[in-house]
Context: one part of a larger RNA
RNA sequence: CGUCAAUGCCUGAAGGGAAAGAUCCCCCGGUACGAGAGGAACAGGGGUCUGCAGCCUCUAGUUUACCAGCUGUUUGACAAAGCACGCUGGGCAGCCACGCUGUAAGAGAUAAAUGCUGAAAGCAUCUAAGCAUGAAGCUCACCCCGAGACGAGGCAUUUGAUUCCGGUAAAAGACCGGUUUGAUAGGACCGGGGUGUAAGCAUCGAGGCAACGAGAUGUUCAGCCCGCGGUUACUAAUCAUCAG
Numbered sequence: 001c002g003u004c005a006a007u008g009c010c011u012g013a014a015g016g017g018a019a020a021g022a023u024c025c026c027c028c029g030g031u032a033c034g035a036g037a038g039g040a041a042c043a044g045g046g047g048u049c050u051g052c053a054g055c056c057u058c059u060a061g062u063u064u065a066c067c068a069g070c071u072g073u074u075u076g077a078c079a080a081a082g083c084a085c086g087c088u089g090g091g092c093a094g095c096c097a098c099g100c101u102g103u104a105a106g107a108g109a110u111a112a113a114u115g116c117u118g119a120a121a122g123c124a125u126c127u128a129a130g131c132a133u134g135a136a137g138c139u140c141a142c143c144c145c146g147a148g149a150c151g152a153g154g155c156a157u158u159u160g161a162u163u164c165c166g167g168u169a170a171a172a173g174a175c176c177g178g179u180u181u182g183a184u185a186g187g188a189c190c191g192g193g194g195u196g197u198a199a200g201c202a203u204c205g206a207g208g209c210a211a212c213g214a215g216a217u218g219u220u221c222a223g224c225c226c227g228c229g230g231u232u233a234c235u236a237a238u239c240a241u242c243a244g
Stems, first nucleotide, its partner, number of pairs: 001148001005158006015144003020050007033038001051103005059097001061095002066090005072083004092227001106140003113133004159243004164178004184236003187232005192226004200219005207212001
C1' cells in the first nucleotide's frame, strides 16, 4: 500500500516436518515342518539404544541473589565494612542433563505380486468388460504455519490505539497482563525457604603475682537474607494525547 470502519474469534487453499529409526526378551512352542538332526512364522505382551519435542517433582551441575568460617591490609580500638567472587564450606529460585515425561492408534487409493469370474479362441487364461487382496513408499490422520488464498473468505460486537504500572515476552520494535468497577509492580504483614546460633551481657576457662586470656555455655531453631506463595490499596498505574 492492498483488502476498505474498527476490535475480537474462526475456516483452511497452499506450504513445511524424519519425528521417528533400530534392536533384544517373553509367549506362540520344542508347536507347524522334518525319518532324524534340527527347527520357524502371524497375532499378543514387556524392555533397551539413538533421534526429536517438552519439563524441573526426584538426582546431578551451576548459582558474581544470599548465609557462615578464615588470611593479609585499610577505615585509631570493639562492632561493622571495603579490597577484579580475596580464599573456603553450604545454597532457594532460574537455567540445565547426567534427571523426568511423551514419541500412540489407524483409514483410503496403489506398485511389484497374488487371486475370483471370464470371453476373444466351445478348451485354457488374473484381463479384454467386471470384481478382490497387496509395501517402511503415496494421500490423509499427527505437529507447525497459513485470507497478499487479488477467488484478498466467514461469524460476533461497537470505539480503538498510545502514554502509564509491569513480565509467562524481549537486541530495537514486537508479544502478553494490568490501569481505581484495580492485587499489575513496589512496600508492609503472614507463610515457605537458605545459612547455622548474631551483637551485647552473664558464667566458666589452660595459665598467670596481676593485668590479660584462645575458647566454651546460656540468653538464641538465633541474627542476617530471599528473583517464591498468600493477604492487605499504604505507594505508583494520575493526568492526558491521537485516530475514527
The part of an RNA shown here (large-subunit ribosomal RNA, domain VI) has 244 nucleotides and comes from Hadarchaeota archaeon (SeqCode). The full RNA is in RNAcentral, with records from ENA. Rfam family: Archaeal large subunit ribosomal RNA. For this family Rfam cites "Crystal structure of the ribosome at 5.5 A resolution" (Yusupov et al., Science, 2001). Rfam links the family to the GO terms ribosome and structural constituent of ribosome.